RNA sequence: GGAGCGUGCAGUGAGGGUCGCCGGUGGGUCCGCCCACGGGAGGAAAGUCCGAGCUCCGCAGGGUAGGGUGCCGGGUAACGCCCGGGCGUCGUGAGACGACGGAAAGUGCAACAGAGAGCAGACCGCCGAUGGCUCCCCCGGGAGCACAGGUAAGGGUGAAAGGGUGCGGUAAGAGCGCACCGGACCGGUGGUAACAUCGGUCGCACGGCAAACCCCACCCGGAGCAAGGCCAAAUAGGGGACGAGGAGUGACCCGCUCCGCCUGAGUCCCGGGUAGGCUGCUGGAGGCCGGUCGCGAGGCCGGUCCUAGAGAAAUGACCCCACCUGCCUUCGGCAGGGACAGAACUCGGCUUAUUCGCACGUGCUCGAC
Numbered sequence: 001g002g003a004g005c006g007u008g009c010a011g012u013g014a015g016g017g018u019c020g021c022c023g024g025u026g027g028g029u030c031c032g033c034c035c036a037c038g039g040g041a042g043g044a045a046a047g048u049c050c051g052a053g054c055u056c057c058g059c060a061g062g063g064u065a066g067g068g069u070g071c072c073g074g075g076u077a078a079c080g081c082c083c084g085g086g087c088g089u090c091g092u093g094a095g096a097c098g099a100c101g102g103a104a105a106g107u108g109c110a111a112c113a114g115a116g117a118g119c120a121g122a123c124c125g126c127c128g129a130u131g132g133c134u135c136c137c138c139c140g141g142g143a144g145c146a147c148a149g150g151u152a153a154g155g156g157u158g159a160a161a162g163g164g165u166g167c168g169g170u171a172a173g174a175g176c177g178c179a180c181c182g183g184a185c186c187g188g189u190g191g192u193a194a195c196a197u198c199g200g201u202c203g204c205a206c207g208g209c210a211a212a213c214c215c216c217a218c219c220c221g222g223a224g225c226a227a228g229g230c231c232a233a234a235u236a237g238g239g240g241a242c243g244a245g246g247a248g249u250g251a252c253c254c255g256c257u258c259c260g261c262c263u264g265a266g267u268c269c270c271g272g273g274u275a276g277g278c279u280g281c282u283g284g285a286g287g288c289c290g291g292u293c294g295c296g297a298g299g300c301c302g303g304u305c306c307u308a309g310a311g312a313a314a315u316g317a318c319c320c321c322a323c324c325u326g327c328c329u330u331c332g333g334c335a336g337g338g339a340c341a342g343a344a345c346u347c348g349g350c351u352u353a354u355u356c357g358c359a360c361g362u363g364c365u366c367g368a369c
Base pairs, nucleotide, nucleotide: 001365002364004362005361006360007359008358009357012322013321014307015320016319017318018317019316021040022039024037025036026035027034028033042340046351047350049349050348051347052346053345054224055223056222057221066220067219068218069217070216071085072084073083074082075081086100087098088097089096090095101215102214106213107212108209109208123155124154125151126150127149130148131147132145133144134143135142136141137140163181164180165179166178167177168176182204183202184201185200186199187198188197189196190195228279229278230277231276238270239269240268241267242266245259246258247257248256249255286305287304288303289302290301291300292299293298323337324336325335326334327333328332
C1' cells in the first nucleotide's frame, strides 16, 4: 500500500434573526381572539416478535390437556435477551454461524433409483476349499464346468448400503487376526460445569431422522391504558316519599276543553348508565460523570441532570454564524451535512429500514528498509 474481520461513536448546533404549527404558564379582551415568557420526536419513535412493570378479572392444593424453552456457567425485575466458556461446521487467518437434551422406552418415516433401506442385501464381479457333473492318469491325485453353494474386498444405485486405512490371512473374502485412527464401557487427572485428556477392557454391539409422534427437565392463569378510577347533562326508563288536583284558553274570575283521583295526574328526592369532562400520564428496573468489584454482561457507592405528553394527532421553512467532512496552486476558496423514518401507558431486548462518516483493536498479503 491492498483487500478484510470485530467493537464502539455520531445521525449537525440547548447559536442569532424572520415567518408559521401544537401544548403549558401569566396577562388583556369588544369573548371573535390578542400579547409576553418558556417547551415541543428517534436510533430506530417502526414491526408488535419475546420479556416485564402497572391495572382489572380469576385462583385452596394437586393432576390432565395445551403452549414455550432446551450444551455449560454467569448477568438480570424477567426473557426466547446479553456475557463468558465448551463442542460441531466454515474460513489460510482475524473471526463467523449453530432448535446444540434423548434414537440401548415405544410407535413411525425414507420419494426416485437400486438386487437390497433396517434383527439388510448376491445385480455385475470374485471364489468354487466342500458337495455335484465331465475328462485324464502309475487307484492316489490332477484338469475343467460354474449346478449347489461361499463371499460385503471391487463395480453399480442412492442423501444414506451395518466403522476407516494398512498388513497378515483365505478357495475367495470377512475384526477372521494384528497395528493405528474412530467407537462403547470402566477408572484416574484437570475443570463449578459443559467438556478435555490419560490408562485399561471390549472386535464393535447401538445406521439416519425428534423444525415426526413421543420421552425427559424447566417455565407458563386471562385480558389489556379503548386497562382501571372519579365527576356527571338532555331524553327514556327504574326505586322511594308526598299526593288531589294539574294543564290549556283568557288581562283576571266564572265558564269551557283535556288529563288524573290508589290501575296515582303532579311535585320533590335517590340510584344506574350514555354524551361529555377529569384522572391514570410520565421522575423511571431513568440519563450522564467519577470511584470501586468483575475477563465480561453487569453490580455497588457518590455526585449531578431531567424540558413531548395531546384531541385522529403539532414538532416546519428561509437567511446568517459556528462546527464537521471532502477537494483545490493551502493562512483562503468551493461543495456537502444526505438517508430511513416519525412519539400516544411505560420500560428491557430482538428484528427490520437507513446516510455521510469517524475512532479503536485485530488477522492476511505485497513492497521497501
Predicted 3D model of a 369-nucleotide RNA (Bacterial RNase P class A) from a Gemmatimonadales bacterium. The model forms 92% of the base pairs in the Rfam consensus. Taxonomically the source falls in Gemmatimonadales (Bacteria, Pseudomonadati, Gemmatimonadota, Gemmatimonadia).